Predicted 3D model of a 114-nucleotide RNA (SAM riboswitch aptamer (S box leader)) from a soil metagenome. The coordinates come from a structure-prediction model, not an experiment, and the mean pLDDT is 82.
RNA sequence: CUCAUCGAGACCGGCUGAGGGAAAGGCCCUUCGACGCCGGGGCAACCUUCGGGGCUCACCACCCCGAAACGGUGCCAACUCCUGCGGUGCGCCGAGGCGCAACCGAGAGAUGAG
Numbered sequence: 001c002u003c004a005u006c007g008a009g010a011c012c013g014g015c016u017g018a019g020g021g022a023a024a025g026g027c028c029c030u031u032c033g034a035c036g037c038c039g040g041g042g043c044a045a046c047c048u049u050c051g052g053g054g055c056u057c058a059c060c061a062c063c064c065c066g067a068a069a070c071g072g073u074g075c076c077a078a079c080u081c082c083u084g085c086g087g088u089g090c091g092c093c094g095a096g097g098c099g100c101a102a103c104c105g106a107g108a109g110a111u112g113a114g
Base pairs, nucleotide, nucleotide: 001114002113003112004111005110006109011040012039013038014037015036019029020028021027024083025082026081041076042075043074046072047071048068049067050066051065052064053063054062080108085105086104087103088102089100090099091098092097093096
């Protein structure tokens, strides 16, 4: 940089001791012990493995469905905790702005594969 996914799921013990949830604003978690580290446990089919189907003359590739947690990663408060930008909707107001909540998209981010 590209592609895919992001409302599901999954916690105990030990050490330490004041911050943490990426940033800002909110709102939360936290001395009934946060974050981090270590040990154990668990969740989950992204890679992977296996089986079936589609396509094909056939094979490969590709697509779809299913099974598997041994292996490579990942994850285990809150939707990516929410929002910021644009559009749609509703309402208000001397009229192009403001507010509300929902949906869609973008951006940012996370994870995996290349």